[in-house]
RNA sequence: UUCCCACAAAGGCAAACCAUCCCGAAAGGGUGGGACGCAAAGCUACCUGCCUAGGGUCGAAAGACGACGGUAGAGGGGCUGCAGGA
Numbered sequence: 001u002u003c004c005c006a007c008a009a010a011g012g013c014a015a016a017c018c019a020u021c022c023c024g025a026a027a028g029g030g031u032g033g034g035a036c037g038c039a040a041a042g043c044u045a046c047c048u049g050c051c052u053a054g055g056g057u058c059g060a061a062a063g064a065c066g067a068c069g070g071u072a073g074a075g076g077g078g079c080u081g082c083a084g085g086a
Base pairs, nucleotide, nucleotide: 002086003085004084012038013037017033018032019031020030022029023028036073042079043078044077046076047075048074049071050070051069056065057064058063
């Protein structure tokens, strides 16, 4: 430096759900509780997918379109990283 995640050791994170007088139009996020799980479930919105649709466009209306919003625990890419082994 690369690969593996067997065997340990030290640890780490935190799904669903619950609370919230917090942010947001919403999706979703924050905070606290809580653990389904995770060898990067650390960071990053570059690519794809997915979610929402405020402003906007179309429509008589119902609605439709639509990301500049979100999702890193949907997949890929990039950066960083503990222990052990090869």
A computed fold for an 86-nucleotide RNA from Proteobacteria bacterium SPGG2, annotated as c-di-GMP-I riboswitch aptamer. Of the family's consensus pairs, 95% are formed in the model. It was read from a public genome assembly, where an Rfam model found it. Taxonomically the source falls in Pseudomonadota (Bacteria, Pseudomonadati).